The RNA shown here (SAM riboswitch aptamer (S box leader)) has 141 nucleotides and comes from a soil metagenome. The prediction has a mean pLDDT of 77.
């Protein structure tokens, strides 16, 4: 910096001793023991590996057919059925080897549209749904 995903799922033990949940504003977790940091266990399937399938590309490319040329049968040319090994892609499934996960939708919100409720004479405040953007996390490049 790019892509793709974030409403599912998965926790005990020791150790430690006051944070902690990116930041900020709620809110919520924590001395019935945070965070860190060893151990063991799970969870998920994004890469990696295997397998089957398909498309299309690449690649090879008999026959028909068409057109040139040539010393009767042939070269070249186009078409492009067909195969499909290999690679590149899609789909399914197996494994768990490289990561990551294991309160709360990424725990909610800000900015923006849209559509709506209440308070207000207006201006104006205060929410609710939905979509989207920021940023954030994780993988792969």
């Nucleotide at each position: 910096c790019u892509c793709a995903u974030c409403c599912a799922g998965a926790g005990g033990g020791g150790u430690g001793g006051a944070g902690g949940g990116a930041a900020c504003g709620g809110c919520c977790c924590u001395g019935u023991g945070a965070a860190g940091c060893c151990c063991c266990g799970g969870c998920a399937a994004c890469c990696a590996u295997c397998g089957c399938g398909c498309u299309g590309a690449u690649u090879c490319g008999u026959g028909c057919c068409u057109g040139a040329c040539g010393u009767u049968c042939g070269u070249c040319a186009g078409u492009g059925a067909g195969g499909c090994c290999a690679u590149c892609g899609c789909g399914c499934g197996a494994c768990a080897g490289g990561u990551g996960c294991c309160a709360a939708c990424u725990c909610c919100g800000g900015c923006c549209u849209g559509c709506u409720g209440c308070c207000g004479a207006c201006c104006g405040g205060c929410g609710g749904c939905a979509g989207g953007a920021g940023a954030g996390a994780u993988g792969a490049g």